[in-house]
Context: one part of a larger RNA
């Protein structure tokens, strides 16, 4: 991992409740016990009891009433509506109460054959090297101390077998082993190893202390019981069709991943003609928006208190002010907690009209929901971040498949009862992958922009399109030829300033077609070159401002690249119009099912998790009447045929002795999952 079997809503209980069936009825039923009998799946008998026919008060009590109270007074419960046995099913209570799961708790006992400690009595430590104290002998001293030098043989001395440890490593890691094997390493007369007997027990021992050991178990051992501890946790929980179909919210919780009460869904009754939508009246509001009259913010002039600074004054008194400034005037112009104003929707109420056609309400039974989500819209917290968080409306998704969006729970289109090689359209599409337009008419883009995946401030003789305007055949703009002069280096300043560092001027006068007291470049200053002007040469347009369409620059990202891809210059955008085709589980067509309503023909639905009601298939056992079977029963393979299915029939092998229809009944009744549980492979 796979196959086969096992494997989870049961049982009991004079409880409670609430539907069906059924006896009896103002009553209904018997316990325990007894009689009877065909000895069963029985009949009968049985007093008290239990419910039900009357409540109300704390009671005493009264009673269709009572109680509270002075009350004949208000007010609280009652007084009009059958019960009760029993059966069966939802469902609750008690019990393990749907299986399986603990970490731990109590209780008796078992363990120190492993390991810690300790007792008692015993064993063992090659060899080898050091040389302490005393001690002797010679030196020395007064006499000691002290020195030598032998002698001695100390020691948690030293090197190192055995012995005991376990320092690095490498191997091994489904080992050779549930702690090892190799190299290496540390102790080795000691606080040393070790044999035997024997103590110390579980909140207890023991411990050179590591939460270490106390039989491969230790921050409270092992085993058996209390126990099927308890688990608001996880996980699992089997057969089929059909019809309805939520919740992820209010409250409130030692509560936030539970739960209770409301709401939402479902089944049943039961009532009335309600209930919903449009319109119409009719109402209450302060939101959007604007406003500035109010409460505040707030710019700018105005006028002016007060303050500041200045003059002035011995001082008071004045006097200025481009200073800050109440109040008030203009004009501007903010505000969720501002309002003179003030919508649209939305709510609230109604007579009616018109649609709809059981959607309302009530009371009962039975859930499940109280993790929501994303999008659009209004808002709050954030940064006018968040696929972000809290609300509100309203939608999908959640429980919704088709089609488009390459892919893509929620974005477009659009709600799948079932069949069809019919047909028609929706988003979205029609050059190929890929169904359908290489459509049909006029512009714009020239960037591959583009081709769904937005970028901005700004920059630019990209280009098209329009307004309004200036110059032009008396010849424009551009080019090119020629001129561009003279009083003059204007004046000042300066080393020099000569158009052309700089200042200064009403910058002027001449000649002339024209030429500035001079646009630029140049030079120490000059010179030069060039411009403004002007004539010719050319021969028809040629500048400026402003909005507008598209496109360009701005533009940088992480594993090649790219519109989904080829690949379009349209097969791209975008503008104006036009025709045609594709294209779904939508619509329509033709059959068929099945649920509800009417019932004559018929008409309306049938996506679905959590749930909730309905009808049904299989097992196995039992009762009654039947039926098949050695001419082959069950089970096992295969094939064919029937049923919406869950199944079922038939045949054929193989099998070799039991099955089993119908009608009821009673359940150890349906497995694919629980890391299930045992076998086999």
């Nucleotide at each position: 991992g796979c196959c086969u079997a096992c494997g989870a809503g049961u049982u009991a209980c004079u409880c409670c409740u609430c539907a069906c069936u059924g006896g009896c009825g103002a009553g209904g039923u018997u316990a325990a016990g007894g009689c009877c009998u065909u000895c069963a799946g029985g009949g009968c008998c049985g007093a008290a009891g239990c419910c039900g026919a009357a409540g109300c008060g704390a009671a005493a009590g009264c009673g269709a009433g009572u109680c509270u109270g002075a009350a004949c007074a208000g007010g609280g419960c009652g007084u009009a509506a059958a019960g009760u046995c029993a059966g069966u099913g939802g469902g609750g209570g008690u019990a393990g109460a749907c299986g399986c799961g603990a970490a731990a708790c109590c209780g008796g006992g078992u363990g120190a054959g492993c390991u810690a400690c300790c007792c008692u009595u015993g064993g063992c430590c090659a060899g080898g090297g050091u040389g302490a104290a005393g001690c002797g002998u010679g030196g020395g001293u007064a006499a000691g101390a002290c020195c030598a030098c032998g002698u001695g043989g100390a020691g948690g001395c030293c090197c190192g077998a055995a012995c005991g440890g376990g320092u690095g490593u490498c191997u091994g890691u489904u080992g050779a082993a549930a702690a090892a094997g190799g190299c290496u390493c540390c102790g080795a007369u000691g606080a040393g190893c070790u044999g035997a007997g024997g103590g110390u027990a579980g909140g207890g021992g023991u411990g050179a202390a590591a939460g270490g050991c106390c039989u491969a178990u230790c921050a409270a051992a092992c085993u058996c019981g209390g126990a099927a501890a308890u688990a608001g946790c996880u996980c699992g929980u089997a057969c089929u069709c059909c019809c309805c179909g939520a919740a992820a919210u209010g409250c409130a919780u030692u509560u936030a991943g539970g739960u209770g009460c409301a709401g939402c869904g479902u089944c049943g009754c039961a009532g009335u003609g309600a209930g919903u939508g449009u319109u119409c009246u009719g109402g209450a509001g302060g939101u959007a928006g604007a406003g500035c009259a109010c409460u505040g913010a707030u710019u700018g002039g105005g006028c002016u208190a007060g303050g500041g600074c200045c003059c002035u004054u011995c001082a008071c008194c004045g006097g200025g002010u481009a200073c800050c400034a109440a109040a008030c005037c203009c004009a501007g112009a903010c505000a969720a907690a501002c309002u003179c104003c003030g919508a649209a929707u939305g709510c609230c109420a109604g007579c009616a009209a018109c649609a709809u056609g059981c959607u309302c309400u009530g009371c009962g039974g039975c859930a499940g929901u109280g993790a929501g989500g994303g999008c659009g819209c209004g808002g709050g917290u954030g940064a006018u971040a968040a696929g972000a968080u809290c609300c509100g409306c309203g939608u999908c998704c959640g429980a919704g498949a088709g089609g488009g969006a390459a892919a893509c729970a929620a974005c477009c289109c659009a709600g799948a009862u079932c069949g069809a090689c019919a047909g028609c359209u929706a988003a979205g599409g029609c050059c190929c992958c890929u169904a359908a337009g290489u459509c049909c008419a006029c512009g714009c883009u020239a960037a591959g922009u583009u081709g769904a995946c937005c970028a901005a401030a700004g920059g630019a003789g990209g280009u098209c399109g329009g307004a309004c305007u200036g110059c032009a055949u008396a010849g424009a703009c551009a080019a090119c030829u020629a001129g561009g002069a003279g009083g003059u280096u204007g004046g000042c300043u300066u080393a020099g300033a000569a158009g052309c560092a700089g200042c200064c001027a009403u910058u002027c006068c001449u000649u002339g077609a024209a030429a500035g007291a001079g646009u630029g470049c140049g030079u120490a200053a000059u010179a030069g070159c060039u411009c403004a002007c002007u004539a010719g040469u050319c021969g028809a347009g040629c500048g400026g401002u402003c909005c507008g369409g598209c496109a360009u620059c701005g533009a940088a990202a992480a594993u090649u690249c790219u519109c989904g891809g080829g690949c379009a210059u349209c097969a791209a955008g975008u503008g104006u119009g036009g025709c045609g085709c594709c294209g779904a589980a939508g619509c329509u067509u033709c059959g068929g099912g099945u649920u509800c309503c009417a019932u004559u023909u018929g008409g309306a639905g049938c996506g679905g998790u959590a749930g909730g009601g309905g009808a049904g298939c299989a097992u196995u056992c039992c009762a009654g009447c039947g039926g098949c079977g050695u001419c082959g029963a069950a089970g096992c393979a295969g094939a064919g045929c029937c049923g919406u299915g869950a199944g079922g029939c038939u045949u054929u092998g193989u099998g070799g002795a039991g099955c089993u229809u119908c009608u009821g009944g009673a359940a150890g009744a349906g497995a694919a999952a629980a890391u299930g549980u045992a076998g086999g492979c």
Molecule: large-subunit ribosomal RNA, domain II
Organism: Bacillota bacterium